[in-house]
Context: one part of a larger RNA
RNA sequence: UGACGGGGGCCCGCACAAGCGGUGGAGCAUGUGGUUUAAUUCGAAGCAACGCGAAGAACCUUACCAGCCCUUGACAUCCCGGUCGCGGAUUCCAGAGAUGGAGUCCUUCAGUUUUGCUGGACCGGUGACAGGUGCUGCAUGGCUGUCGUCAGCUCGUGUCGUGAGAUGUUGGGUUAAGUCCCGCAACGAGCGCAACCCUCACCUUUAGUUGCCAUCAUUCAGUUGGGCACUCUAGAGGGACUGCCGGUGAUAAGCCGGAGGAAGGUGGGGAUGAGGUCAAGUCAUCAUGGCCCUUACGGGCUGGGCUACACACGUGCUACAAUGGCGGUGACAGAGGGCAGCCACUGCGCGAGCAGGAGCUAAUCCCUAAAAGCCGUCUCAGUUCGGAUUGCACUCUGCAACUCGAGUGCAUGAAGUCGGAAUCGCUAGUAAUCGCAGAUCAGCACGCUGCGGUGAAUACGUUCCCGGGCC
Numbered sequence: 001u002g003a004c005g006g007g008g009g010c011c012c013g014c015a016c017a018a019g020c021g022g023u024g025g026a027g028c029a030u031g032u033g034g035u036u037u038a039a040u041u042c043g044a045a046g047c048a049a050c051g052c053g054a055a056g057a058a059c060c061u062u063a064c065c066a067g068c069c070c071u072u073g074a075c076a077u078c079c080c081g082g083u084c085g086c087g088g089a090u091u092c093c094a095g096a097g098a099u100g101g102a103g104u105c106c107u108u109c110a111g112u113u114u115u116g117c118u119g120g121a122c123c124g125g126u127g128a129c130a131g132g133u134g135c136u137g138c139a140u141g142g143c144u145g146u147c148g149u150c151a152g153c154u155c156g157u158g159u160c161g162u163g164a165g166a167u168g169u170u171g172g173g174u175u176a177a178g179u180c181c182c183g184c185a186a187c188g189a190g191c192g193c194a195a196c197c198c199u200c201a202c203c204u205u206u207a208g209u210u211g212c213c214a215u216c217a218u219u220c221a222g223u224u225g226g227g228c229a230c231u232c233u234a235g236a237g238g239g240a241c242u243g244c245c246g247g248u249g250a251u252a253a254g255c256c257g258g259a260g261g262a263a264g265g266u267g268g269g270g271a272u273g274a275g276g277u278c279a280a281g282u283c284a285u286c287a288u289g290g291c292c293c294u295u296a297c298g299g300g301c302u303g304g305g306c307u308a309c310a311c312a313c314g315u316g317c318u319a320c321a322a323u324g325g326c327g328g329u330g331a332c333a334g335a336g337g338g339c340a341g342c343c344a345c346u347g348c349g350c351g352a353g354c355a356g357g358a359g360c361u362a363a364u365c366c367c368u369a370a371a372a373g374c375c376g377u378c379u380c381a382g383u384u385c386g387g388a389u390u391g392c393a394c395u396c397u398g399c400a401a402c403u404c405g406a407g408u409g410c411a412u413g414a415a416g417u418c419g420g421a422a423u424c425g426c427u428a429g430u431a432a433u434c435g436c437a438g439a440u441c442a443g444c445a446c447g448c449u450g451c452g453g454u455g456a457a458u459a460c461g462u463u464c465c466c467g468g469g470c471c
Stems, first nucleotide, its partner, number of pairs: 008471006015462002019426005026318008034309002042053002064304007073129001077128002079125006087106008109119004131293002134291003140287002142282003145278001147276001152191006158167003171182003197270004202238007211228003216225002241264001244258005320419001324378006336367003341360002345356004385416001390411007432454007
């Protein structure tokens, strides 16, 4: 000077409290440990590993295992020799394929000083080299997590101290804030805070198609004429600043109440993460020092594995029912995506789906709502709850669903009657609940990222638990 204290003071945060809903019990999904295995590739490890890298493991991916193959190599540059296009389609034989062998067809390179040279491509050879998801994140860059969107971290000059250092940055108020005011041997400044950025909420204006329809006609229908007022779209502006009033305060900063206003004291949300900490994470995104392998620790292929299963844990989904299940009826979104695509509509099928087939490169066409509501039924039961598991029959994608995909129909109908100790999230359009879309993707979503519909309860307070700031 820091850090720490079951020292003190002040203050904050869904930290506790007050509430609402969960997890921990069940079944399943998923990740991890462990065990098993020829292999179950590797990494991540309290918070800050465990639906994490992985925004998609049947082959591929793939890094693992077994077997079969290659050795200047799948890929790059250089040297030597040979050949002449390159490329595309296709047949046969051996083989699991990689690969090896034998053919057929289409095509027949460019420049030029023209028996040639140069470039380009292929084949063969030699060695330099290639290659390595091999090791070291405790050799590193870059990127990231975390404390923490916490309010801090520093510098110049001056002053004080022998010095390390201090002062400023402490103090009195105040704030979400080292925010601002006042004071002060300090005076200033920088990185952070805030603001500038995006979005939502109000208004004006410009524009009016693919959007809209008040008035006039027209139609089954904003369908058509017409119009751009309204909605909306997307550009430009305005608007909120404690600006106004009252109280309070030190006459300050501010705080409390009020007016006006679509919005009020940071209006809601996002992006934005100071100096540092954890030798935090990553050599498997990438890059890279050193070390190691070089007929193998490199490369190709087939098949298997990453999907195993006495068990343990994390994260989720579905439930245990009547605020419900089932049947009928039936209204209303937003945000996205679409050409190897989205697919209206019609027909067929109980259904997954199939067969036709219109529109749309999209404010034009399509994907495209659900819960709620209303009517009926069930009457508290392991049930008309719950749907695991299993059998049979199918559908789709794909070269291929045995290991190991998703979906449908019929049948089957397990555990489960609200969950011990313990523990998590959330303060408002939030929690809870309901569906929709997207990325990845041939196919595969209970995960993730977004979007809207319905829409609460509670906060006395800061003694206590946890984390943090100042003295």

Background:
This is a predicted structure of a 471-nucleotide part of an RNA (small-subunit ribosomal RNA, 3' major domain) from an uncultured bacterium. The full RNA is in RNAcentral, with records from ENA and SILVA. The prediction has a mean pLDDT of 84.